[in-house]
Context: one part of a larger RNA
Molecule: small-subunit ribosomal RNA, central domain
Organism: uncultured bacterium
RNA sequence: UUGGGCGUAAAGAGCACGUAGGCGGCCUCGUAAGUCGGGUGUGAAAUCCCCUGGCUCACCCAGGGAACUGCAUCCGAUACUGUGAGGCUUGAGGACAGGAGGGGAGAGUGGAACUUCUGGUGGAGCGGUGAAAUGCGUAGAUAUCAGAAGGAACACCGGUGGCGAAAGCGGCUCUCUGGCCUGUCCCUGACGCUGAGGUGCGAAAGCUAGGGGAGCAAACGGGAUUAGAUACCCCAGUAGUCCUAGCCGUAAACGAUGGGCACUAAGUAGGGGGGCUUCAAAACCCUCCCUGCCGUAGCUAACGCAUUAAGUGCCCCGCCUGGGGAGUACGGCCGCAAGGCUAAAACUC
Numbered sequence: 001u002u003g004g005g006c007g008u009a010a011a012g013a014g015c016a017c018g019u020a021g022g023c024g025g026c027c028u029c030g031u032a033a034g035u036c037g038g039g040u041g042u043g044a045a046a047u048c049c050c051c052u053g054g055c056u057c058a059c060c061c062a063g064g065g066a067a068c069u070g071c072a073u074c075c076g077a078u079a080c081u082g083u084g085a086g087g088c089u090u091g092a093g094g095a096c097a098g099g100a101g102g103g104g105a106g107a108g109u110g111g112a113a114c115u116u117c118u119g120g121u122g123g124a125g126c127g128g129u130g131a132a133a134u135g136c137g138u139a140g141a142u143a144u145c146a147g148a149a150g151g152a153a154c155a156c157c158g159g160u161g162g163c164g165a166a167a168g169c170g171g172c173u174c175u176c177u178g179g180c181c182u183g184u185c186c187c188u189g190a191c192g193c194u195g196a197g198g199u200g201c202g203a204a205a206g207c208u209a210g211g212g213g214a215g216c217a218a219a220c221g222g223g224a225u226u227a228g229a230u231a232c233c234c235c236a237g238u239a240g241u242c243c244u245a246g247c248c249g250u251a252a253a254c255g256a257u258g259g260g261c262a263c264u265a266a267g268u269a270g271g272g273g274g275g276c277u278u279c280a281a282a283a284c285c286c287u288c289c290c291u292g293c294c295g296u297a298g299c300u301a302a303c304g305c306a307u308u309a310a311g312u313g314c315c316c317c318g319c320c321u322g323g324g325g326a327g328u329a330c331g332g333c334c335g336c337a338a339g340g341c342u343a344a345a346a347c348u349c
Stems, first nucleotide, its partner, number of pairs: 004320003007303002012317001014201004021194003025088007033081002035077008049065006091191001092188003095184005103177007110154001114150008125136002162169002206247006215241002221235003258316006267293009298305002322349003331342004
């Protein structure tokens, strides 16, 4: 390479935007590059294959034929692909009118709790555990009342619920802002899908600089436990956790399931619209989008999946090819570093 695969066996890139490329709706006309048919030329000889012949046979050799699946050129065909021209509206986008939402950014603001501080009451314990001790406390703690300050997170609502491409997003208000859904079917007229490279976003931890620091808490210290206890439990506690600016670029970044389109039984629940109905609403019924459960056909090694497919097809990308060595070494690129990305071999089973 061929072939077969990627939910759990090896295998879907963390996610998106997008370049090249690949692929691409309906109708008409042209063209004839791909495609198909035919002709001509060429496709050396030998070899392979067929027929015949020569060595007593065979190996071998000779003659003839076929073949050489190719290339070039000419003539022709026009369904499909390409290409040129014209048209269309169902794909895609837009307009207008509505709608839901913890989607994003900035500013402001609220209460509970917590800690600290000040003052009052009070007077011996508090705290902690399996039990204790370290620790705190007569320099007045714990408890309780009043006041002040500070930082972080937003109980109930809260949901099997919503939004976002993913990471993720939750008190309240305002400002700026992205996406999505529905209705009308008004406009554009294939403007589409995917996407090697590339670019951007990307939890936590970590890094740089400056702030901030209530609670929590790696490390460190102490008390216990224990044979030991570099742990689990307890007392303390620094980075960090928070903010601003900049790096890092990883994860069980998971639905362990790439994206798009189409098709393929029912039932049931939740969320957001519209229609019908109604005086208005609710219910019923119809319909569009989203999120779950269950289940037929089908698929699957099984488990299970099953209109949110792991079913049936098409298009594009990524990835896999026995275990260890190893996501390592070397090289390269990136990074302040930590390290990341790319990625072997010997050897061994």